[in-house]
Context: one part of a larger RNA
RNA sequence: GGGUGAACGCUGGCGGCGUGGAUAGGGCAUGCAAGUCGAACGGGUUCUUCGGAACCAGUGGCAAACGAGGUAGUAACAGGUAGGAACUUACCCCUCAGUCGGGGAUAACGCAUCGAAAGGUGUGCUAAUACCCGAUGGACUCUACGGAGUAAAGAUUUAUUGCUGAGGGAGAGGCCUGCUUCGCAUCAGCUUGUUGGUAAGGUAACAGCUUACCAAGGCAAUGACGCGUAGGGGAGGUGAGAGCCUGACCCCCACCGAUGGGACUGAGAUACGGCCCAUACUCCUACGGGAGGCCGCAGUCGAGAAUAUUCCGCAAUGGACGAAAGUCUGACGGAGCGACGCCGCGUGGUGGAUGAAGGUCUUCGGACCGUAAACACCUUUUAUAAGGGAGGAAGUUUAUUGACAGUACCUUAUGAAUAAGGGGCUCCUAAUUCUGUGCCAGCAGGAGCGGUAAUACAGAAGCCCCGAGCGUUACCC
Numbered sequence: 001g002g003g004u005g006a007a008c009g010c011u012g013g014c015g016g017c018g019u020g021g022a023u024a025g026g027g028c029a030u031g032c033a034a035g036u037c038g039a040a041c042g043g044g045u046u047c048u049u050c051g052g053a054a055c056c057a058g059u060g061g062c063a064a065a066c067g068a069g070g071u072a073g074u075a076a077c078a079g080g081u082a083g084g085a086a087c088u089u090a091c092c093c094c095u096c097a098g099u100c101g102g103g104g105a106u107a108a109c110g111c112a113u114c115g116a117a118a119g120g121u122g123u124g125c126u127a128a129u130a131c132c133c134g135a136u137g138g139a140c141u142c143u144a145c146g147g148a149g150u151a152a153a154g155a156u157u158u159a160u161u162g163c164u165g166a167g168g169g170a171g172a173g174g175c176c177u178g179c180u181u182c183g184c185a186u187c188a189g190c191u192u193g194u195u196g197g198u199a200a201g202g203u204a205a206c207a208g209c210u211u212a213c214c215a216a217g218g219c220a221a222u223g224a225c226g227c228g229u230a231g232g233g234g235a236g237g238u239g240a241g242a243g244c245c246u247g248a249c250c251c252c253c254a255c256c257g258a259u260g261g262g263a264c265u266g267a268g269a270u271a272c273g274g275c276c277c278a279u280a281c282u283c284c285u286a287c288g289g290g291a292g293g294c295c296g297c298a299g300u301c302g303a304g305a306a307u308a309u310u311c312c313g314c315a316a317u318g319g320a321c322g323a324a325a326g327u328c329u330g331a332c333g334g335a336g337c338g339a340c341g342c343c344g345c346g347u348g349g350u351g352g353a354u355g356a357a358g359g360u361c362u363u364c365g366g367a368c369c370g371u372a373a374a375c376a377c378c379u380u381u382u383a384u385a386a387g388g389g390a391g392g393a394a395g396u397u398u399a400u401u402g403a404c405a406g407u408a409c410c411u412u413a414u415g416a417a418u419a420a421g422g423g424g425c426u427c428c429u430a431a432u433u434c435u436g437u438g439c440c441a442g443c444a445g446g447a448g449c450g451g452u453a454a455u456a457c458a459g460a461a462g463c464c465c466c467g468a469g470c471g472u473u474a475c476c477c
Stems, first nucleotide, its partner, number of pairs: 001477004006473005013345006019338002026301003030298003035062003040059002043056005069256003079180006087173003092169008100134004109124006138150001140149003154161002182228003189219003194216008231253004235246004258279005281292004309335001311334003317331001318329004348378004358369004383414006392404001421466005426447003432461005442449002
C1' cells in the first nucleotide's frame, strides 16, 4: 500500500447493485416450508332442474431419495484429475411382441366395546389400476440340451391413454485403480480377516464383502502406525512473478439431521419435516400412559465484540401431481432492516473589499480566518407536491393473468430551499502558534514527550489529509 461475512468510537442526505449468526452442531413458544390425482375405487354429507354437482375422510397410484439447510465428523478413493470393468436405472425417447380366464379378502361404513388422551379391540358388509391363482408366451432366465421356470389392468366423451415382457438410447448412479491433498519422529515399528489361495455364501455388480479350511504373509525413514488439526475443489486476497494466505456469498462433489444403533418400503434411502430401539432433555396426563426434534423460512431465549422481517406473491423461472382446468411450492421472485461493502449523486453556482462585525496571534505597525459572510443575480440535481405512467406477459388464436407498485421513468410547480463530518499537525509523515499544566495530569505504532516559556499533555485559533464518511482494533499478503 492492498484486502475483510468484520467489530468498536465519533458522525450520517439520497439512490443502484451486492451482502448479513463466523460464537453454543446450545435450547426452542407460534405459524408456514410436500403434496397431488374423482380420467384407478367404493362410500359419507350437502345441494339437486333427479341428468347430476360440490365437499369430506378412506383404499389405490405417483411424488415425498428432488428442492431447502448446515460443516459436526472425515487426512479418507472424501475431494481433484486421468483411466478401468464385473453392474443397476422409476419417470422420458425409439423398436418388437402381448394385454386371456378366474378367485378370496380388506379399509372406509354399520353395530358393540376399552381408554383421560394418544390410540385401539371384536363382529358384519363392500370396491378397485390393491392382492392372489391359473393360462399363454418370447430374441427372457436356468439347463445334464431332453426340458424346466416365469407377465399383464384397466379407464373412457371411442379420440386416446394406461398395463406386461424384451432390446436399444439419453441422462443418472454404484464399484475399482494411477497421480495428487496439513502439522508433529519429543509418534518407529504396525497388522490376525491381518496378506494370499481353495470352497461355499452374499451383492445390482468385482472383491476377505462374509464364513470354513490351508499357507504365513502384508505395510513401513520414499514416514507405516499413532496423536493433533481440517470438509475438498472451481475459486478469493496479495504479489512484477515465483510464491504465501484463505475456502464468506455463487457453482460442483462429499458428509450430517437431538445423541447412538437398526432395518422396512421403494427404481433409488439405511430416509431433516418416515418407522423401530436405546439415551439425555422438554411438554401433556384422570399417574395407568402418551407426545416432540427449526443444522427449512421467519421469530425467541442464551452465549457473544457481533450479524436482519414472526413481511408480500406464486405475476415470472423452476419443481411435484394431474389428460387438463388447476392445486401445492418460506425453492424462487420481491419488498423491509443494517454506511456491512462497492459504485454513483448531492449538500449549490456566478459576482461580491468598507478586506465589515467577531475571533486568534501580534514586534501594537499589523497579519490570518477571508470572497469566506452580508448583499445582488442565477440554477433546481436532490427534496416536497401535482399530473401522466411502463417493460418484465410467454402459453396455437381470442380473452384473461403483475407480488413488486401507481415502482422506475416523463412533465409541471415551489424555493438555496432538506443535507458535513472525522482524524491528524516532534521525526518517521502532509500540516504551527498561543494559553493552561509543571515527571503531575496525561500522550504513545516506533524513537520518545511532560520536572515553569512543552510546535509531542489539555483547550483554542490556524493549517494538513480524507470525505458520507473518518479513525481504532483484529487478521492475511